[in-house]
RNA sequence: AGAGUUUGAUCCUAGCUCAGAGUGAACGCUAGCGGUGCGCCUAAUACAUGCAAGUCGAGCGCUUUGUCCCAUGAAUCAUUGAAGCUUCGGCCGAUUUGAGGAUUGGAUUUUACAAAGAGCGGCGAACGGGUGAGUAACACGUUGGUACCUGCCCCCAAAUCAGGGAUAACUAAUUGAAAGGUUAGCUAAUACCGGAUGUGCUGGAAACAGUAAAGAUUUAUCGUUUGGGGAGGGGCCUGCGGUCUAUCAACUUGUUGGUGAGGUAAAAGCUUACCAAGGCUAUGACGGAUAGCUGAUUUGAGAGGAUGAUCAGCCACAAUGGAACUGAGACACGGUCCAUACUCCUACGGGAGGCAGCAGUAAGGAAUCUUCCGCAAUGGGCGAAAGCCUGACGGAGCGACACCGCGUGAAGGAUGAAGGUCGAAAGGUUGUAAACUUCUUUUCUGGGGGAGCACAAUGAGAGUACCUCAGGAAUAAGGGACGGCUAACUACGUGCCAGCAGCCGCGGUAAUACGUAGGUCCCAAGCGUUACUCGGAAUCACUGGGCGUAAAGCGUAUGUAGGCGGAUGAAAAAGUUGAAUAUGAAAGACCGAAGCUCAACUUCGUGUUUGUAUUCAAAACUCUUUGUCUAGAAUCAGGGAGAGGUAAGCGGAAUUCUAAGUGUAGGGGUGCAAUCCGUAGAUACUUAGAAGAACACCAAAAGCGAAGGCAGCUUACUGGAACUGUCUUGACGCUGAGAUACGAAAGCGUGGGUAGCGAAAAGGAUUAGAUACCCUUGUAGUCCACGCCCUAAACGAUGGUAACUAGGUGUUGGUCUCUAAGAUCAGUGCCGUAGCUAACGCGUUAAGUUACCCGCCUGAGGAGUACGGUCGCAAGAUUAAAACUCAAAGGAAUAGACGGGGACCCACACAAGCAGUGGAUCACGUGGUUUAAUUCGACAGUAAACGAGGAAUCUUACCUAGACUUGACAUCUUGAGAAUCCUUCAGAAAUGAAGGAGUGCCCGUAAGGGAACUCGAUGACAGGUGCUGCAUGGUUGUCGUCAGCUCGUGCCUUGAGGUGUUCGGUUAAGUCCGUUAACGAGCGCAACCCAUGUCGUUAGUUACUAUGUCUAACGAGACUGCCCUGGUUAACAGGGAGGAAGGUGUGGAUGACGUCAAAUCAGCAUGGCUUUUACGUCUAGGGCUACACACAUGAUACAAUGGUCAUUACAAAGGGUAACAAACUCGCAAGAGGGAGUAAAUCCCAAAAAGAUGAUCUAAGUCCGGAUUGAGGUCUGAAACUCGACCUCAUGAAGUUGGAAUUGCUAGUAAUCGUGAAUCAGAUAUGUCACGGUGAAUAUGUUCCUGGGUCUUGUACUCACCGCCCGUCAUGGCAUGGAAGGUGAUAAUAUCGGAAGUCCCUCUGGUAAUAUGAGGGCCCAUGGUAGGAUCACUGACUGGGCUAAAGUCGUAACAAGGUA
Repeated sequence: AGAGUUUGAUCCUAGCUCAGAGUGAACGCUAGCGGUGCGCCUAAUACAUGCAAGUCGAGCGCUUUGUCCCAUGAAUCAUUGAAGCUUCGGCCGAUUUGAGGAUUGGAUUUUACAAAGAGCGGCGAACGGGUGAGUAACACGUUGGUACCUGCCCCCAAAUCAGGGAUAACUAAUUGAAAGGUUAGCUAAUACCGGAUGUGCUGGAAACAGUAAAGAUUUAUCGUUUGGGGAGGGGCCUGCGGUCUAUCAACUUGUUGGUGAGGUAAAAGCUUACCAAGGCUAUGACGGAUAGCUGAUUUGAGAGGAUGAUCAGCCACAAUGGAACUGAGACACGGUCCAUACUCCUACGGGAGGCAGCAGUAAGGAAUCUUCCGCAAUGGGCGAAAGCCUGACGGAGCGACACCGCGUGAAGGAUGAAGGUCGAAAGGUUGUAAACUUCUUUUCUGGGGGAGCACAAUGAGAGUACCUCAGGAAUAAGGGACGGCUAACUACGUGCCAGCAGCCGCGGUAAUACGUAGGUCCCAAGCGUUACUCGGAAUCACUGGGCGUAAAGCGUAUGUAGGCGGAUGAAAAAGUUGAAUAUGAAAGACCGAAGCUCAACUUCGUGUUUGUAUUCAAAACUCUUUGUCUAGAAUCAGGGAGAGGUAAGCGGAAUUCUAAGUGUAGGGGUGCAAUCCGUAGAUACUUAGAAGAACACCAAAAGCGAAGGCAGCUUACUGGAACUGUCUUGACGCUGAGAUACGAAAGCGUGGGUAGCGAAAAGGAUUAGAUACCCUUGUAGUCCACGCCCUAAACGAUGGUAACUAGGUGUUGGUCUCUAAGAUCAGUGCCGUAGCUAACGCGUUAAGUUACCCGCCUGAGGAGUACGGUCGCAAGAUUAAAACUCAAAGGAAUAGACGGGGACCCACACAAGCAGUGGAUCACGUGGUUUAAUUCGACAGUAAACGAGGAAUCUUACCUAGACUUGACAUCUUGAGAAUCCUUCAGAAAUGAAGGAGUGCCCGUAAGGGAACUCGAUGACAGGUGCUGCAUGGUUGUCGUCAGCUCGUGCCUUGAGGUGUUCGGUUAAGUCCGUUAACGAGCGCAACCCAUGUCGUUAGUUACUAUGUCUAACGAGACUGCCCUGGUUAACAGGGAGGAAGGUGUGGAUGACGUCAAAUCAGCAUGGCUUUUACGUCUAGGGCUACACACAUGAUACAAUGGUCAUUACAAAGGGUAACAAACUCGCAAGAGGGAGUAAAUCCCAAAAAGAUGAUCUAAGUCCGGAUUGAGGUCUGAAACUCGACCUCAUGAAGUUGGAAUUGCUAGUAAUCGUGAAUCAGAUAUGUCACGGUGAAUAUGUUCCUGGGUCUUGUACUCACCGCCCGUCAUGGCAUGGAAGGUGAUAAUAUCGGAAGUCCCUCUGGUAAUAUGAGGGCCCAUGGUAGGAUCACUGACUGGGCUAAAGUCGUAACAAGGUA
């Protein structure tokens, strides 16, 4: 720091997505150790159990027990040591004495001591700890202020005198299940009360009045009282700061102020009575939603954004709601009272409780720990102290939750081991990796020692950190990824399946994207995923964006608030700038040090803390005040321009209607028609009249207006602008949120009017339909008056004002010089420089360069829609979302393709002709059907007499049946035998069984070996016309023998790309010439090649000879070369001469870049897949030849330009030895016999036929036509049944020129006539390929059809019009609006009610005095009722929206999209 994704490609706009950092996290896989932190984000849900606030006997009384007094005298220890035993060491130990003081009994009068217990009293319990529900507020942060309070602590001053009566505990009685209570009696105090004093304090002008205390212990203090001060803490007030929403616009009655009174520690409507009517608000009041605030945390270059865990400051809360008491301090988490809900106990009468303290439980949830140790340290409460208490705290435990550190070994080691994996089978890779050798011991296990936390004592942690010894590589590696973004690739499996995916997207049989494996890459005790925040995103733009066409300028003006504002003086100092002071808590962050082995972590220091406030200073700029000026603005005067507006009047042309006349059969309308009008007289023409609406020509890029808009003429009234003069004012200006006015057409209301036009409606056409386009009618409306509506592609898709920045050329109005090609001011157009722009384009009328103000935009769809509000008579307008869906939607330009767009050109493309096809019969191919099989392929053009140039067997791939399994065929190994030939039997054959004949060639003396062949065995393998032409090679078709397709360098463009290759001519041609930011070049075109036409030379077999003809080789010839004309002095075109041939002579071969995933795996080759006693191979028979039908290509005909018969003439090119076969003989014939000749210019096939001559037929289903069928034959072949051809006789079908439609052909061509060959035993050949004979017609031309080429234009197409795409309907899904209603919640209002409680009033009793008691009052929580409001959920039915593989109906849009 960027990247991917819209397109065929490009630039831009714009959204989506990714790479980074972070977390109180969670989930998946995995896991060795240590340190430091952190750990219910959800249910402020409910809580079992234990603990979390006590302490003081040096304030007080009391109860119990013990000691002290008398007696008893256990255990135990010491001492003495009888008897007995003895291993002679001693053992056992009766017993004596002393110490000891348990236990028990008595006494208990007083005092003292000790312990325990509750009680009175004091202090604490308002701290510490938890949580974030509420709160948008003086709650917090920050800056100021004061009308106040302050226990304990510190300082100062003064005092501490003398008294009094109670009460708890306790005792007794009594009550209750309990919790507890009642009555009577006794008692103490640092408890309580009055009196004295008054340094002081309070009140008061003063006099004066009022006002305090407590002792304890012991000789030194502590305490108590009053007052003053301090420190620290608190209360209250205040400027400023920090959320969203206007689809919340008005709110407020103690409300705003005053006076009196009350009240508080204290100011104050804090409360109350009265008086006044104020206060707040678009600088957002009030309402709603959300939220504890901050230091800070996180991200970011910063500015900003997001967050408010842990730590620290403040606030708020303590089951929910209300209330006060005590106190220095609370309206009190572990206090009280009341109400409510919930839980528990109960004897049913009543009671008890509050973990958002620490642990812990349940529940909720993706999710968050031990019912641990200790007061050793730090701190807190009480106490004089010892000390007691302390879930604060210090520690340990659990959790990879985060950060930091360490390790899982190090060095050597190539047979580059094995195994895996890939492989072209050579090898590569895993990989120095392993094994193996040597070494080390951080960690680990075991043993030993052992700090500091504590400078006196005291250690929970803990025998911890650390040190040391021994042992042994020992105990320790995974996770994710590998198509691009993004570092990292292969194999197999799968086959749009299974699956992946953050975005683009992968997967339909060769997946680097799925799954597995090998390899690789990145991190590492972690790695990934998910969620969330910032970043990237300049994608809300202050820094730092835009608005002509991409989203975006209000339809226009006037103008309020607001914002901004000309020149020149002076003052002031609000903004601004500087300095100083105070504050900005600590922690954190930055920098520098230090301590734990390092680091994380911790400690210390400097600076920062961008802020706020006060004071001082400066005066350029802005603001403010004041003076002056005239360039902005306005006024005045002048003569002109104008469809500017309103009202009234007038005019002619046209249309329609009415009347009359002339006149007769049509008119009208259209692509063609019809509806319609007309013999009851239309249309047409003439005359007269009526009515309404609109104003031809002038007329224009013109004029006017703010815009909408404004057009015959005249008059009246009236608005504005421009120019000229430079008179007057003296900044009076610009913009403009709200607001107000105007605002095309259509529409609405009331009343008129209505000629023409004309929604709706009707009819006629068109059409598959036609609720349309076209036609005939026609109502609203269009017109007028008044009132609404308020929207348009209201557009220059361009807000307004001001200034500046080259020109050229038109035009309107004014002025000047005085007449020009002039100057100038104001408008209105075109072109264009600089500049701008994504490009198109804009360009003094800016979209350029600046300033000011307003409006608007932030992906596409949903949607300018829903709901709510406002306006409207309605139609509707305005304001204006969300859920959900998609990864695009869009702008400009580029190359193509396409167009029922345009221009030009070509082609048997059409036209002009000739002959056909389509109808018949037959042949052949295809589809379909059938079948055991009817093998397979080819399907618009570019399949269908095509592969096949020839299926009876074979072919043959198909079917049935019978057989074989290393195989019919190839190579290798091994054994045997030469090979080969013959016969018999079974069988349909394949095959099987049996018998016989026969031994060769080379080397070698021999044994033996070798080559070739045959047979047997073995496994590697053979084999497959099995699949994939969408894995391929090769070959081919088609566009098309069309004239195109490209490249190098240069130039233009941000770029795709363009130029060249366009243009003017010309050509068959991108052929050539000219022009030209292009100059050249390549593949195509042409030429070179073959055949043919003329001539020459040479040679030549055959032929009877010869000039010749013929065959062959080599040459010549044609080049627009010559002449004329046209043309640009060109290319070239037209005509002519000569010539066999004339403008490419004719015909062939030759097929550019590419298109169609065109055809072929069945010609061949080939990757992959598949098969292996079969999908291979052999054999026989069958099938490919089937037959209601449909299509393609042909043959023969339908006849007289003909048929039949007879006679007769003229080719070319081919083929021939398993062959062609003559003469001759036989047969009606097919053919048979025969076998001369010929390996062919010699012989043969071989007769050419149409033609010619003559005869006959005479218009008919025929002497046309020959299908079909019967009979008899011939030939080939092993074999003609399925299934051959030919011959003879007989039979004699359809068919009388063919609908729509459609094919070929431009000259030796079409048409017609025969001939030959390949394949081949034969042949279904009418096919194909060749050959010659006879031999036409027509072309004015390019409007149309088809195909193609070039240029241009439009495009929403690029799979490229066989494209794209819209809406209804049907089906499934999703979210959402309405809806009779229903349910719940919230906050108010009114009203009822009124617990506890403060306060007030009254009263008697009561007290030492207050408490207390009885009665009443104000306020008041939960609660009840009522009507509304708001929000949420739900709701039969219903509305549209989005989406989905495919469906139905049409074809609205994109091309002139077929009606722009």

Predicted 3D model of a 1460-nucleotide RNA (small-subunit ribosomal RNA) from a metagenome. Its mean pLDDT, the model's own confidence on a scale to 100, is 84.